Predicted 3D model of a 72-nucleotide RNA (transfer RNA) from Candidatus Brevifilum fermentans.
The organism belongs to Candidatus Brevifilum, within Bacteria.

C1' cells in the first nucleotide's frame, strides 16, 4: 500500500439500540483494631475524535486518530 480486527475509570471485564454505563482488581476518605497489608461502610474516576442514522447510540454507517493480523 491493500484487506480484516481492537479502541469503556490507572488495569481487567460486562452491557445483544432503551431510562441514573456495571464488576473486580487498584486509589482516597472513614469505622474497627495494639498495628492494618485483614473486615465494614463510603467517595473520585470512563465510552479514541468528528459527522450522520434513530424518538432514542457504548452499541448502526461514514471519515479521522492510535493498536495489532494477514498479504505484497
Nucleotide at each position: 500500500g491493500u484487506u480484516c480486527c481492537c479502541g469503556u475509570a490507572g488495569c481487567c471485564u460486562a452491557a445483544a439500540g432503551g431510562a441514573u454505563a456495571a464488576g473486580g482488581c487498584g486509589a482516597c476518605g472513614g469505622c474497627c483494631u495494639c498495628c492494618g497489608g485483614a473486615g465494614c461502610c463510603g467517595u473520585a474516576a470512563a465510552u479514541g475524535u468528528g459527522a450522520g442514522u434513530u424518538c432514542g447510540a457504548a452499541u448502526c454507517u461514514c471519515a479521522c486518530c492510535g493498536g495489532g493480523a494477514a498479504u505484497a
RNAcentral records the identical sequence in 2 taxa. The coordinates come from a structure-prediction model, not an experiment, and the mean pLDDT is 80. It matches the Rfam family "tRNA". Rfam classes the family as a transfer RNA.